[in-house]
RNA sequence: AACGAACGCUGGCGGCAGGCCUCAUACAUGCAAGUCGAGCGCGAAAGCACCUUCGGGUGUGUAUAAAGUAGCGAACGGGUGAGUAACAGGUGGAUAACCUACCUCCCGGCGGGGGACAACAGUUGGAAACGACUGCUAAUACCGCGUAAUUCUGGCGGCUGAUGGCUGCCAGGGAAAGGCGCCUUCAAGCGUCGCAGAGAGAUGAGUCCGCCCCCCAUUAGCUAGUUGGUGAGAUAACAGCUCACCAAGGCUUCGAUGGGUAGCCGAACUGAGAGGUUGAUCGGCCACACUGGGACUGAGACACGGCCCAGACACCUACGGGUGGCAGCAGUAGGGAAUAUUGGACAAUGGGCGCAAGCCUGAUCCAGCCAUGCCGCGUGGGGGAUGAAGGCCUUCGGGUCGUAAACCCCUUUUCUAAGGGAAGAACAACCAGAGGAGGAAAUGCCUUUGGCCUGACGGUACCUCAGGAAUAAGCAACGGCUAACUCCGUGCCAGCAGCCGCGGUAAUACGGAGGUUGCGAGCGUUGUUCGGAUUUACUGGGCGUAAAGGGAGCGCAGGCGGCUUGGCCAGUCAAAAGUGAAAGCCCGGGGCUUAACCCCGGAAGUGCUUUUGAUACUGCCUGGCUUGAGUACGGGAGAGGAGAGCGGAAUUCCAGGUGUAGCGGUGAAAUGCGUAGAUAUCUGGAGGAACAUCGGUGGCGAAAGCGGCUCUCUGGCCCGAUACUGACGCUGAGGCUCGAAAGCGUGGGGAGCGAACGGGAUUAGAUACCCCGGUAGUCCACGCCGUAAACGUUGUGCACUAGGUGUGGGGGGUAUCGACCCCUCCCGUGCCGAAGCUAACGCAUUAAGUGCACCGCCUGGGGAGUACGGUCGCAAGACUGAAACUCAAAGGAAUUGACGGGGGCCCGCACAAGCGGUGGAGCAUGUGGUUUAAUUCGAGGCAACGCGAAGAACCUUACCCAGACUUGACAUCCCGGGACCACUUUCCAGAGAUGGAUUGGUGCCUUCGGGAACGUAGUGACAGGCGCUGCAUGGCUGUCGUCAGCUCGUGUUCAGAAAUGUUGGGUUAAGUCCCGUAACGAGCGCAACCCUUAUCCUUAUUUGCCAGCACGUAAUGUGGGAACUCUAGGGAGACUGCCGGUGACAAACCGGAGGAAGGUGGGGACGACGUCAAGUCAUCAUGGCCCUUACGACCAGGGCUACACACGUGCUACAAUGGACGGUACAGAGGGUUGCCAAGCCGCGAGGUGGAGCUGAUCCCUUAAAACCGUUCGUAGUCCGGAUUGGAGUCUGCAACUCGACUCCAUGAAGUCGGAAUCGCUAGUAAUCGCGAAUCAGAAUGUCGCGGUGAAUACGUUCCCGGGCCUUGUACACACCGCCCGUCACACCAUGGGAGUGGAUUGCACCGUGGGUCGCUGGCCCAACCUGCAAGGGAGGGAGGCGCAUAAGGUGUGUCCGGUAAGGGGGAUGAAGUCGU
Repeated sequence: AACGAACGCUGGCGGCAGGCCUCAUACAUGCAAGUCGAGCGCGAAAGCACCUUCGGGUGUGUAUAAAGUAGCGAACGGGUGAGUAACAGGUGGAUAACCUACCUCCCGGCGGGGGACAACAGUUGGAAACGACUGCUAAUACCGCGUAAUUCUGGCGGCUGAUGGCUGCCAGGGAAAGGCGCCUUCAAGCGUCGCAGAGAGAUGAGUCCGCCCCCCAUUAGCUAGUUGGUGAGAUAACAGCUCACCAAGGCUUCGAUGGGUAGCCGAACUGAGAGGUUGAUCGGCCACACUGGGACUGAGACACGGCCCAGACACCUACGGGUGGCAGCAGUAGGGAAUAUUGGACAAUGGGCGCAAGCCUGAUCCAGCCAUGCCGCGUGGGGGAUGAAGGCCUUCGGGUCGUAAACCCCUUUUCUAAGGGAAGAACAACCAGAGGAGGAAAUGCCUUUGGCCUGACGGUACCUCAGGAAUAAGCAACGGCUAACUCCGUGCCAGCAGCCGCGGUAAUACGGAGGUUGCGAGCGUUGUUCGGAUUUACUGGGCGUAAAGGGAGCGCAGGCGGCUUGGCCAGUCAAAAGUGAAAGCCCGGGGCUUAACCCCGGAAGUGCUUUUGAUACUGCCUGGCUUGAGUACGGGAGAGGAGAGCGGAAUUCCAGGUGUAGCGGUGAAAUGCGUAGAUAUCUGGAGGAACAUCGGUGGCGAAAGCGGCUCUCUGGCCCGAUACUGACGCUGAGGCUCGAAAGCGUGGGGAGCGAACGGGAUUAGAUACCCCGGUAGUCCACGCCGUAAACGUUGUGCACUAGGUGUGGGGGGUAUCGACCCCUCCCGUGCCGAAGCUAACGCAUUAAGUGCACCGCCUGGGGAGUACGGUCGCAAGACUGAAACUCAAAGGAAUUGACGGGGGCCCGCACAAGCGGUGGAGCAUGUGGUUUAAUUCGAGGCAACGCGAAGAACCUUACCCAGACUUGACAUCCCGGGACCACUUUCCAGAGAUGGAUUGGUGCCUUCGGGAACGUAGUGACAGGCGCUGCAUGGCUGUCGUCAGCUCGUGUUCAGAAAUGUUGGGUUAAGUCCCGUAACGAGCGCAACCCUUAUCCUUAUUUGCCAGCACGUAAUGUGGGAACUCUAGGGAGACUGCCGGUGACAAACCGGAGGAAGGUGGGGACGACGUCAAGUCAUCAUGGCCCUUACGACCAGGGCUACACACGUGCUACAAUGGACGGUACAGAGGGUUGCCAAGCCGCGAGGUGGAGCUGAUCCCUUAAAACCGUUCGUAGUCCGGAUUGGAGUCUGCAACUCGACUCCAUGAAGUCGGAAUCGCUAGUAAUCGCGAAUCAGAAUGUCGCGGUGAAUACGUUCCCGGGCCUUGUACACACCGCCCGUCACACCAUGGGAGUGGAUUGCACCGUGGGUCGCUGGCCCAACCUGCAAGGGAGGGAGGCGCAUAAGGUGUGUCCGGUAAGGGGGAUGAAGUCGU
């Protein structure tokens, strides 16, 4: 795009068309083929006339009914598509091999006789259908006779390309019918319709031939009247069409035979075309008419509405017997997703009969039903903004439906009612004329004028008038493809879906709504065909790696084929003629108001046939040529093949000698061998297999393949120069041959190796990898098998298209005495590369380039190289080779990442080297778990766990129990009342919240009205929520990682993803820098800039300092000083700057000098692009959801502090480098008014008292401790260790019971250095020692800071962990915590085989014979003709019988197809099964 469509929702009108695609299923009822009295005999009832005995009878009856006889028609028209793969159909021919009623033309005729049978009448059978017998009768019915033909038969001739064509002669046989009209002299004549013979035409059939005409080769052979001949028969006609005889042929890979499917065509749909699909309506042909068979009649049938037989089915029946055939029009049932009225009319067109009138006509013309399709029209038009109400959305401002509506004005197609009103009608016949031919004339015939008459549709189309916007809009979609978006509901549910895919609480994808988009009396869905699909490729594809080159060769058929002469003209080309029906398509006109539709004309129909012409090319015939191909000659290389023989090394075994305890084997072992003497070593022997070095991207062969040496036989190849043959060539479906390894058969052989098997190890297991043994086999001969990643994954042959460089074989040139070197030709074999090709990778004279020829093969993945069938094979199996079902991918090449028990380079307390810990103990603290009324919540590998929490007795507090509040503890707005309201005193009840009472209290501003503030009461908006979602978010943070990376612009390369830059050579802590470079630059990171610390200078000098000066001390205390320390402002200093070496003349590195400091001096702050849906809704903020006398708020008590247990982080220890006691010394950095708190006094002490000083370089916290000097302890559960517990206290605080810290006395647990494992640290670091601060009323072993003392070690980068760069592989991309395979278990689906079982189809053989044709036929029967006086006889016919062939049916035996089936097989699929990897 289309449709004979169907379904869903909806539906106003008209025109034109279409309407059982399924059960060729069965059919009730009606109709669909009759007509002719001008062929014939008869003739009812009406009517009319006459007669009548009044019962009726006769006549007429051109008006006829009913039937008969005779004729024509019924073979057309109408239906259907079952069968048919065929001369059925299409197209073009042939018929000299034929027929043709009616029609037309033409020639010549229609004489004279005969005998019957229906109807009818009578008798009679039967339920009916339908008959039987006897008798009468007519004809255009039937039969002789005469005549006749150019016909037919036979014979003899002629013409013709031709047989049966045309034509001549002879013989034989052989026709007919009348009716009507006019006229009449009643004989006839004329006219007309008929009849018969001959010829011709037209029309319609029959038959034959060329070409075309679906699928399957898993159908490869078929055929006995089969193929041909002779003769005969049959037919309208040729012919094995049939028969007898003879011969053995015929068809087929150019697809016979068989199976499946199917009516064919003009045309229709689609497509740019070529094609593909279809065969409804209309038209042509064919076939069929319940199923099968058969003939009759006829011009024509083997006959839809005829006959006979058989069968199935149905109906009637008196049970004896009969009847029927809608695939005609309607209609019914059934089937089905599905397809209409038991309508009107012969008015028109057409058909049959008839002289005609006319009759018949479900053909046809019309109407009815159906949106089934195509076309046209309408459902109103203009104005109308308060942008109404209402709906929906909203950022709450508004937006949108929307000029849409209302409202005002207008129109009337359609509709309703009324009125008018065509065309389709012209014939024929009849009436009245006119003309013409012919004729003696008339009827009649031909032409023509006028009149008369005929409409189913039809209440038509169309026109006019009236009425009134009045009667008329839906369907689908809105994630992308694809035009069109929001809200609500739902929550991987319900559902959607053409493909991709949506839905797991913010769904433009589900459902609803609003809005929008598309189309519109329709709109969607489903189905089917073509297109897109160059996705079967003729036009117009491919095969190295995506599917695809046969394992290799030889070669029949086939396809293709070098140069040239002449001929032919089959192909080819040109012209002409015929045909290619009409309709349709296309073009131009015309008619319906338009269109659809219809009419006219043209073009086209690419085809077929015939004729004529051309001869380049192809072909065929013919002659020649040498370049393709081959032969001869001379050389040459080689693991080419086959057979026979020979050789040495090595392994093993045997014998002997020497010799002694192990050997062997592995990652390590063990099994194994060995004191019965192994291994090792020497000598000799046996046997089998394979041939080191040479040896080589060397050689040979078609491939498989071929390797010691010699001989024999033998194939191919290369080079050289001449001669010869003369296209002898290339490819090659089938076919034939060869064909590794393994395997099979028979017979040998068997050293080594070695499936299976045994043992030992390894392992979770180990039917493996490793080890010790070991059988087939490996070897030989003969015969099978016929496959391989049989690979260059690249068919064979020929030609052409830059080069460079190796190597094998041969030849030539130059030079030389000669060998090399060098140049060059041919053949082979490699590498690198240009053009070109390729999806890329890559190929590239050995093509995957450019062409030609031929063969093979491919067409998404799986199922499956499976099943079935066939062929081959001893078997194993090979070759050929599907489908159901299932998936939306499978695959190739390349790219970026990630990963690797891949590689290279490098780094890091990563390992190593060290020091100290953790893991064991007690305690502290956090977590898990458990418990509980609650033990609130969060954090979960590193990167949760002394984390949020810089500090839970109440509070905090979010949790639990109990009690109380409801506009609320807190914010804003409104309203009432209040001056005793805020604030404040006291008391009572209560656990308190709270309730009740009570004291003081009128303060702020004012324009004097009031206002602000306040509490109280009330209403509703609202407050409130540590309720949920960190996977809706912001912000903040952790982590990789202070790792050196991450990117961009422009340019360049690539089809692209992408790459380049950023890679490479060096170097660095660093993508730091240098050099190179199709890149050149730039950004975020690195570094630096900032803070601190280390040195110096300068400035300043109090509260800090005190060298010198003066005074004075216990004491910088005072004066004074500004040097020093310190403090805190500003500067300097360090930059690989200098020197030497290394390096590439670089960057840089190494060493050195100077310097307080040296190569980023130490430390800090600072964290790229990003990753982890990392963490946090409980800091805060925030979308959505949820609660609203509660999930909000208040209050008391409890809980967060529980405790069989497990883990993390710490503290204290286990002691002598120590504990205890005494004495002595030295910091830094902080904090302090709700505070730090001195001196003094009291207490053993915590502390108390006290009150000076200090808002701090001034006072206080504040005695630093380890250290040092002494004394003691002597290796012990201790003078170590301090848990636990008892008692007594101190302090804070409303309050230390649950549940604080500290002090004193007493008690004195575990623990003697910690398993596997694991952590930190590279220098002022680890370790060790104390001090301070935040939080805080109180409560640190935690956290954050401060200083004191102060080490050891680093060979080095193999390994572990993490990271960076380059490279490589990848089937990974959620990225190795990836992906993924097979068995088993479960569910479901389709399927092969299957003991069988029940069907369909068909072959062969036999039985069987109905009916009918044909043939024969003794006997029987018979009007026409012949004979006969007659009887009878003859000719001929009939019934019956027999025979050939044959339908239905039956039996037997096969082929093939599909259905079903116990049990068993594999296959596909399926969120979370098992075992391994």
Description
A computed fold for a 1477-nucleotide RNA from an uncultured prokaryote, annotated as small-subunit ribosomal RNA. Its mean pLDDT, the model's own confidence on a scale to 100, is 84.